[in-house]
This record gives sequence, structure tokens and C1' cells, in this order.
RNA sequence: CUCAUCCAGAGGGGCAGAGGGACCGGCCCGACGAAGCCCCGGCAACCGCGCACGAUGAACUCCACCGACCUGUUGGUCGGUCGCGAGGCCGCCGUCCGCAGGUGCCAACUCCGGCCCGGUGCGGCAGAUCGCACCGGGAAAGAUGAG
Repeated sequence: CUCAUCCAGAGGGGCAGAGGGACCGGCCCGACGAAGCCCCGGCAACCGCGCACGAUGAACUCCACCGACCUGUUGGUCGGUCGCGAGGCCGCCGUCCGCAGGUGCCAACUCCGGCCCGGUGCGGCAGAUCGCACCGGGAAAGAUGAG
């Protein structure tokens, strides 16, 4: 930089000692112990590995059809057509499940909002319209993964 995801899930102990939740506003968490570090445990989003199912692609095999040839025969050989035919293998894709190797994570939806659009309600105004609250959608920012 690009892409995907972000209403799921999962905490104890030790050291330490006042902050933390990215930023700003709000609202929270925190001496019943914040950040940070260590140990153990857990979760399963992405990657990875495995099972099953589905879909699909090329080639292959069988079958079918067409043509030529051989043969005494309903048989055989060669070539052609994947032919809305059948088959399993492989690849790719999707879904479910499992594992926990890599990354990550284990208060609150990314804690909520911030910018734009729509709807509803309330308030102010003569009105255009403005402000606030709620609901919905999109973006930005951030986080995580993969490249």
C1' cells in the first nucleotide's frame, strides 16, 4: 500500500503501584489494585492442517453416435465427435465440523458518538431553515489477519 473482517467467543495467579479504555467529546473501568512484565489457562477471527458434503474445470476411462477398413458372424481395428450419457482421480471454489501449529485476542457492539444521507419525534422561528434525541444506511478513523 491492497484486500477481508469487526452485535460471536474466551481469565486466574505472581511482581508492580496509578493509571487505562488509539485520538477528541461523552460515558465507563481502576487501591475489592490501572498500565507494564512473567507464569499458567482459555477463545477460535484470519492463515495452516484434516473429515464430510455440494458445485465446477481440463484431461482420462467406459458408453453412445458418425466414417473408413477387416471378417463367415450380432464381432473386431483405426479415426472422429465430449455427445445436455456414466465413472472415479486430481485441481479450484463454497458450506458444515474438528485440531490449536502461526498471528491475534480474553470489561462494555471497534463502549457510544465525531463526517455525510434518510426517517420519526420534540423545541425555537413569520418563514427558508436550525438545534437536540432516537432509529436506519454509508463513509472516515482505528484494530486484526492475509498478501
SAM riboswitch aptamer (S box leader) from uncultured Jatrophihabitans sp., 147 nucleotides, folded computationally. Its mean pLDDT, the model's own confidence on a scale to 100, is 79.